[in-house]
Context: one part of a larger RNA
RNA sequence: CCCGCGGCUAGACGGAAAGACCCCGUGAACCUUUACUACAGCUUGGCACUGAACAUUGAACCUACAUGUGUAGGAUAGGUGGGAGACUUUGAAGCUAAGACGCUAGUCUUAGUGGAGUCAUCCUUGAAAUACCACCCUUGAUGAAUUGGUAAUCUAACCUGCUUCCAUUAUCUGGAAGGGGGACAGUGCAUGGUGGGUAGUUUGACUGGGGCGGUCGCCUCCAAAAGAGUAACGGAGGCGCUCAAAGGUACCCUCAAUAUGGUCAGAAACUAUAUGUAGAGCGCAAAGGUAAAAGGGUGCUUAACUGCGAGACCUACAAGUCGAGCAGAGUCGAAAGACGGACUUAGUGAUCCGGCGAUUCCGUGUGGAAGGGUCGUCGCUCAACGGAUAAAAGCUACCCCGGGGAUAACAGGCUUAUUUUCUCCAAGAGAUCAUAUCGACGAGAAAGUUUGGCACCUCGAUGUCGGCUCAUCGCAUCCUGGAGCUGUAGUAGGUUCCAAGGGUUAGGCUGUUCGCCUAUUAAAGCGGUACGUGAGCUGGGUUCAGAACGUCGUGAGACAGUUCGGUCCCUAUCUGUUGUGGG
Numbered sequence: 001c002c003c004g005c006g007g008c009u010a011g012a013c014g015g016a017a018a019g020a021c022c023c024c025g026u027g028a029a030c031c032u033u034u035a036c037u038a039c040a041g042c043u044u045g046g047c048a049c050u051g052a053a054c055a056u057u058g059a060a061c062c063u064a065c066a067u068g069u070g071u072a073g074g075a076u077a078g079g080u081g082g083g084a085g086a087c088u089u090u091g092a093a094g095c096u097a098a099g100a101c102g103c104u105a106g107u108c109u110u111a112g113u114g115g116a117g118u119c120a121u122c123c124u125u126g127a128a129a130u131a132c133c134a135c136c137c138u139u140g141a142u143g144a145a146u147u148g149g150u151a152a153u154c155u156a157a158c159c160u161g162c163u164u165c166c167a168u169u170a171u172c173u174g175g176a177a178g179g180g181g182g183a184c185a186g187u188g189c190a191u192g193g194u195g196g197g198u199a200g201u202u203u204g205a206c207u208g209g210g211g212c213g214g215u216c217g218c219c220u221c222c223a224a225a226a227g228a229g230u231a232a233c234g235g236a237g238g239c240g241c242u243c244a245a246a247g248g249u250a251c252c253c254u255c256a257a258u259a260u261g262g263u264c265a266g267a268a269a270c271u272a273u274a275u276g277u278a279g280a281g282c283g284c285a286a287a288g289g290u291a292a293a294a295g296g297g298u299g300c301u302u303a304a305c306u307g308c309g310a311g312a313c314c315u316a317c318a319a320g321u322c323g324a325g326c327a328g329a330g331u332c333g334a335a336a337g338a339c340g341g342a343c344u345u346a347g348u349g350a351u352c353c354g355g356c357g358a359u360u361c362c363g364u365g366u367g368g369a370a371g372g373g374u375c376g377u378c379g380c381u382c383a384a385c386g387g388a389u390a391a392a393a394g395c396u397a398c399c400c401c402g403g404g405g406a407u408a409a410c411a412g413g414c415u416u417a418u419u420u421u422c423u424c425c426a427a428g429a430g431a432u433c434a435u436a437u438c439g440a441c442g443a444g445a446a447a448g449u450u451u452g453g454c455a456c457c458u459c460g461a462u463g464u465c466g467g468c469u470c471a472u473c474g475c476a477u478c479c480u481g482g483a484g485c486u487g488u489a490g491u492a493g494g495u496u497c498c499a500a501g502g503g504u505u506a507g508g509c510u511g512u513u514c515g516c517c518u519a520u521u522a523a524a525g526c527g528g529u530a531c532g533u534g535a536g537c538u539g540g541g542u543u544c545a546g547a548a549c550g551u552c553g554u555g556a557g558a559c560a561g562u563u564c565g566g567u568c569c570c571u572a573u574c575u576g577u578u579g580u581g582g583g
Base pairs, nucleotide, nucleotide: 001583002582003581004580005579006578007577008576010575011574012573014570015569022404023403024402025401027400029396031394032393035201036200037199038198039197041194042193043192046189047188048187049186051154052153055150056149057148058147059146062143065140066139068137078136079135080134081133082132085119086118087117094113095112096111097110098109099108100107101106158181159180160179162178163177164176165175166174167173204216205215206214213233217239218238219237220236221235222234240385241283242342243341247301248300249299250298251297252296253295255279257275258274259273260272261271262270281290282289284347286345287344288343305328306327307326308325311322312321313320317386330339331338332337353379354378355377356376357375358374359373361372362371411458412456413454414453415452417451419447420446421445422444423443424442428438429437465540466538467537468536470532471529472528473527474526475525478503479502480501481498482497483496484495485494486493505519506518507517508516509515546564547563548562549561550559551558552557
């Protein structure tokens, strides 16, 4: 050097299983509920199958009747119309008795008596005679027929898991007779309610992982890098209106502040003068603009018009913005002219569906109508604001599928805020003296052990804490070795420098790392190695399915809260390593 055999497992991000954790999908499923919408079931009342007679109580209509004092006024005037006469021996006024109503004044009815008159038109009144007639209103009553409710009764529908007989040897069924119930029950149709019992679904996105929180449209400024535009969970603020004048036009005026002076009057009220480019004002945010006005007034007014619109800005689209000029009819102005809202930029919502007004449009053989179109207008915190539906919340550790290292948890990587160590400066402490020792306020490095940030390999899998076993490296050295300084007398120390050869204990508690404690020791070092090491072991913890407590939740369930329980696979091909044999 080559070839074997037997061991061991550090590596081949070893094998196995398209990761179960996490996120995503306008995925699926189970479960829950005061999510939405349905359905079963239950239930209220109605009609039908569904009949009889009686009592009572309602409703509407008809009929012969009665019934109606606000005040003034003969007096208990219902309304309107007609109307000068109406009623009366077919018995008036009056009287007696009984009854009804009653706002105690009276009105009406019946019976008897009586025997010829009673009332209207007058005067008061908004309205004039119940003198008479007609049609009605309010309230009440009689009768007839209709139709309801209620109570109790009946029997013939209907019911009978009752008795007997028959089919029939039959606890079914059917028939017969009887008993019981009875127009109820039950069933059908349509109606309101209730209804996780059942079903179908929904339960937004952005996001330095997701959740929680926040946000979602529009306006202004910065960021924005001197054209336009330009992002972030970048930094600041506003809007979801208002105004009939705060619009149009013609004409006029000039602010804030300061100084000085002036009765009450003061820092500040009003006033005079001076200075005064704007330091004011402009309905509200900000920006731009603005004194030759857009600011402050006065007069007259409605262009806060109708039909249009060359041409531009902006722009994926849809939208949004500006606009001279023309026609009509106007306002202001002597006129020229100005005026199609407001100094400008926010003050908002597509389509569908529906309402209202208008309309020389269409209108199913024709004429109409219904309905529609067109023009105008109205109804959305459709605010998740380009708006999925008229209509919608949760849970899953019982879970599933498709994907993702586009995205989290472990480890690695980058970074080093945080952490650890060192250095510099030296105020101060150290009796005196900054630097024996300690060192504020600060400054600069290094390391890559902490907690983080980022999300770069890995989600068709890189097994995660601690212990056991076996280690290996660094030195910022715990012991042992050698030095300097000392506020080193000695002993014992402090501090710094050199030094990694070797060493660095055994127990109690806890799953613990750590830590506390006990007893020792020369000392009981700090770190790296996928927080070394699970194809080496363990499996106490964490982190599946069972169960319980506390708390939260209506609930299903949930909890870096607790508690008991809970399957750790791999026969070594290669590299590596070790023992041994042959050439």